[in-house]
About this RNA: Transfer RNA from Cetobacterium sp., 72 nucleotides, folded computationally. The coordinates come from a structure-prediction model, not an experiment, and the mean pLDDT is 84. The RNAcentral record of the sequence draws on ENA. Rfam family: tRNA. Rfam links the family to the GO term triplet codon-amino acid adaptor activity. Rfam classes the family as a transfer RNA. Rfam describes the family as follows. Transfer RNA (tRNA) molecules are approximately 80 nucleotides in length. The organism belongs to Cetobacterium, within Bacteria.
RNA sequence: GCCGCAAUAGCUCAGGGGCAGAGCGCCAACUUGGUAAGUUGGAAGUCGUGAGUUCAAAUCUCACUUGUGGCU
Numbered sequence: 001g002c003c004g005c006a007a008u009a010g011c012u013c014a015g016g017g018g019c020a021g022a023g024c025g026c027c028a029a030c031u032u033g034g035u036a037a038g039u040u041g042g043a044a045g046u047c048g049u050g051a052g053u054u055c056a057a058a059u060c061u062c063a064c065u066u067g068u069g070g071c072u
Stems, first nucleotide, its partner, number of pairs: 001071007010024004018055001026042005048064005
C1' cells in the first nucleotide's frame, strides 16, 4: 500500500427497513433471626463518527475512526 471482519446497556452478545432486546452485573421491594439463594419490579443506549437513499435507517450505500485478520 491492497482486501476482509468487528464496533449495539457496566460486561458478553442478539436483532439485517417500521418506537432497541437477552444473559450476567447494578438498585429497590418481598422472603430470612441475619446472609446467600429465590420471586417481583426498576434504572442504565445520540446502536463508533459524519453524510447519502427512503415516508421511515441500528439495519441499505459512501467516507472516516478504532480494533483485528489476511496479502504484498